[in-house]
RNA sequence: GGCGCCAUGGUGUAACUGGUUAACACGCGGCCCUUUCAAGGCUGAGAGUACGGGUUCGAUCCCCGUUGGCGCUA
Numbered sequence: 001g002g003c004g005c006c007a008u009g010g011u012g013u014a015a016c017u018g019g020u021u022a023a024c025a026c027g028c029g030g031c032c033c034u035u036u037c038a039a040g041g042c043u044g045a046g047a048g049u050a051c052g053g054g055u056u057c058g059a060u061c062c063c064c065g066u067u068g069g070c071g072c073u074a
Base pairs, nucleotide, nucleotide: 001073002072003071004070005069006068007067010026011025012024013023019057028044029043030042031041032040050066051065052064053063054062
C1' cells in the first nucleotide's frame, strides 16, 4: 500500500429484512429488610449509537468519506 472486522450509559453485551419510549447484566443513588454489614426485595438516574455527509416519510441498521483499534496479505 491492498483487503476484512470492530466503535452503542462507568463496564460488558443486545437491538430480527430500516418503523412507536435504544434493552439486559454488572456497577452507581434512594428506600425496605437487618443491631450493623453482606446477601435479598422495590425503585431511580445514566448512552440517541466514534465523527462528517448522503439515501429515505423514517437510519444503531443502507451508501460514501474521516478518525481510532484489531487481523490478513504484499

Annotation
A computed fold for a 74-nucleotide RNA from Edaphobacter aggregans, annotated as transfer RNA. Rfam family: tRNA. It is annotated as a transfer RNA. Rfam's curators write: Transfer RNA (tRNA) molecules are approximately 80 nucleotides in length. The RNAcentral record of the sequence draws on ENA and Rfam. The source organism's lineage runs through Bacteria, Pseudomonadati, Terriglobia, Acidobacteriaceae and Edaphobacter. The prediction has a mean pLDDT of 80.